[in-house]
This record gives sequence, C1' cells and structure tokens, in this order.
RNA sequence: UGCUCAUCCAGAGGGACUGAGGGACCGGCCCUGCGACGUCCCGGCAACCGCCGCGCCCAUCCCGCCGACCACGGCGGCGGACGCGGAAACGGUGCCAAUUCCGGCCCGGCGCGAGAGACGCGUUCCGGGGAAGAUGAGGA
Repeated sequence: UGCUCAUCCAGAGGGACUGAGGGACCGGCCCUGCGACGUCCCGGCAACCGCCGCGCCCAUCCCGCCGACCACGGCGGCGGACGCGGAAACGGUGCCAAUUCCGGCCCGGCGCGAGAGACGCGUUCCGGGGAAGAUGAGGA
C1' cells in the first nucleotide's frame, strides 16, 4: 500500500510546551487566544488480539490408559473452530467534544410546492440499506 472479516447511538481528561487552526474529503453545523492541532507527562475508558474457566464440535500425527498383544476401536492429554463467562495487577493495540457531529448515493415514510397523481424540493425531518472513513484481527 491494497485485500478479507468484525465493530462504530455506550464509555473515559488534567497538566506542561507551543501558538492558529481543527473536526479525513465536499456541504452544513460546531470546537478554538477562557489557547485549537500537535508533542510530552500523568490519569482514565473499553475489551479487538493475547490470557483464564466452562460448554460443544472437529481432528486424532504424537503421548498415556483400557479392550490380554498386533491391527482396530474407545477414553484422556496435546491441537483446531465456535459459543458463553471472567480478569484488566501483567503482554500487543485502540480510544478519552458533539452517534463516525449530521448529511452526501439508493429505497420507504412524512412535510412543502396551486398539489390527488406524476414531478420537484427537504443536507441537524423519521426509518432502512449502501459508499467513504476509523480501529482491530488475519493474510498478501
């Protein structure tokens, strides 16, 4: 860098330095000299991976036991997938304004337009899906 999968309406901020922007993009709307973004220190949140326990399924190369031995089979250990629960003192990340701040494309509802239909409009009207983005895990 691109691919696959999962999650994204919960949660969690103080200080120091610096000094003008920031919220990915676009529109909106916000935050910001009562100090943004960033860096560092300390603190916290959460529970993706890892870890622990249980259940269930698969596999059974190897080890042990049993069926007297071989073969074969069964049970257990070891291994793997999935589910439920736990810890967070310890490992790898992540996160700590606003739902990923809202919308952007499509569908439905609702409203408006002279407005029943067709049509148009609606960006912080409501709902669903998608795109994009972020984070993690895996693999290239």